[in-house]
RNA sequence: ACUGGAUAAUGGCAAAUUCAUCCGAAAGGUGAAGACGCAAAGCUACGGGUCUACUGCUAACUUUAGCUAUGACGGCCGAGUUGCCCAA
Numbered sequence: 001a002c003u004g005g006a007u008a009a010u011g012g013c014a015a016a017u018u019c020a021u022c023c024g025a026a027a028g029g030u031g032a033a034g035a036c037g038c039a040a041a042g043c044u045a046c047g048g049g050u051c052u053a054c055u056g057c058u059a060a061c062u063u064u065a066g067c068u069a070u071g072a073c074g075g076c077c078g079a080g081u082u083g084c085c086c087a088a
Base pairs, nucleotide, nucleotide: 004086005085012038013037017033018032019031020030022029023028036075042081043080044079046078047077048076049073050072051071056067057066058065059064
């Protein structure tokens, strides 16, 4: 350096949920509490997938329905990139 990840060690992140005169149309995000779990559950929307539908389009005329990403999800998967430790 590459590969690997356990009965090691130092640590790290933070699901659900709750709170908020918070942001957002929503999905969701932010902060605090919390801890399900995670060897990248660090970062990046490049590819796939999923979620939402403001706007727009179509239909209805009824108060609605359907489609749509430029929005969101990195703790859905792949990919790129950076990184702690060292049992074998």
This is a predicted structure of an 88-nucleotide RNA (c-di-GMP-I riboswitch aptamer) from Aquibacillus albus. Rfam family: c-di-GMP-I riboswitch aptamer. About the family: GEMM was predicted in a large-scale screen for bacterial structured RNA regulatory elements. The organism belongs to Aquibacillus, within Bacteria. The sequence was found by an Rfam model in a public genome assembly.